Record summary: A computed fold for an 86-nucleotide RNA from a Gammaproteobacteria bacterium, annotated as c-di-GMP-I riboswitch aptamer.
Order: sequence, then structure tokens, then C1' cells
RNA sequence: UCUCGACAAGGGCAAACCCGCUGAAAGGCGGGGUCGCAAAACCACCGGUCUAAGGGACGACGUCCUAAGGCAGCGGGGCUACCGAA
Repeated sequence: UCUCGACAAGGGCAAACCCGCUGAAAGGCGGGGUCGCAAAACCACCGGUCUAAGGGACGACGUCCUAAGGCAGCGGGGCUACCGAA
């Protein structure tokens, strides 16, 4: 340095749920919480998936389609990083 990951050391993050704010929604942010996590740091590039405001189709109530919106704690990939037993 690359790979790897202990019952190591010091620490870190925080699912569900609750409260507040925000958003059309999915979701996001803050506080509490602690299921889990060795990249559960970061990036929507590929697959997947959620939502459907706007747009579109169907004569209309309405239904359906659609991401330019999301999810990095769904998988792959990219990229950066703490510690150091085997």
C1' cells in the first nucleotide's frame, strides 16, 4: 500500500414509533428514540422501487399512463475515510 474485519480501543450513525417544521405526494429536515450498521459517509451512473404536482389518454365524476420529484438503511457501480487482532 492492497485486501480483510476482533468479544480490541476511542468514538460514530440511527429503523420502527412519537412530536414539530416542510412538501401536491413520495419524501426531507430538527428533537426524542435505538431495530440494526465497518462505510447505515458521499454520488441517482445501471437495475429496482415509491410518489404523480405538472403533462397526456379516455367524452365527464373519475380511472389509467408519465419523473423533470424521491429512496444511498434494496442490489450493483463510483468515490473518500477512522482503528489495526488474525
The sequence was found by an Rfam model in a public genome assembly. It matches the Rfam family "c-di-GMP-I riboswitch aptamer". From the family's description: GEMM was predicted in a large-scale screen for bacterial structured RNA regulatory elements.